[in-house]
RNA sequence: GCGGAUUUAGUUAAGUGGUAUAACGCUUCCUUGCCAAGGAAGAGGCCGCCGGUUCGAUCCCGGUAAUCCGCU
Numbered sequence: 001g002c003g004g005a006u007u008u009a010g011u012u013a014a015g016u017g018g019u020a021u022a023a024c025g026c027u028u029c030c031u032u033g034c035c036a037a038g039g040a041a042g043a044g045g046c047c048g049c050c051g052g053u054u055c056g057a058u059c060c061c062g063g064u065a066a067u068c069c070g071c072u
Base pairs, nucleotide, nucleotide: 001071002070003069004068005067006066007065010024011023012022013021018055026042027041028040029039030038048064049063050062051061052060
């Protein structure tokens, strides 16, 4: 220099154009003499960034950044 993959909650992941989900973690409450386990509720994201297409974009297109892999 060229090509490919990935980027979504604190962490790990799902989500193929119409209000963004789960598990673990966190907070509160219930249960218990206490802890643990169990149960209930809740907070936490405008989906790496910029732009385009569309009535509407996490999703499609272009650019860019980071991480990983391959080629030279």
Molecule: transfer RNA
Organism: bacterium